[in-house]
């Protein structure tokens, strides 16, 4: 240098054009407990890598960048 694949919540991951963007764990808060774990209920937290392009509509599709992570050379 060229391919491939990933990139979404503090972390781990789903979501492949039209949902208010979710789970799970963490975190906060309640209820039980003589505390504490557990357990259950509830609750915040997101520029969906970045800017640009199709489209009435883009987290998603197209380019091109930037990180990761594997293969050619």
């Nucleotide at each position: 240098g060229c391919c491939c694949u990933c990139g979404u919540a503090a972390c781990u991951c789903a979501g492949g054009g039209g949902a208010u963007a979710g789970a799970g764990u963490a975190c906060c808060g309640g209820u039980u407990u003589c505390c504490u774990a557990a357990a259950c209920c509830g609750g915040g937290a997101g520029u969906c890598g970045c800017a640009g392009g199709u489209u009435c509509g883009a987290a998603u599709c197209c380019u091109g960048c930037c990180g990761g992570g594997g293969g050619c050379a």
Molecule: transfer RNA
Organism: Gemmata sp.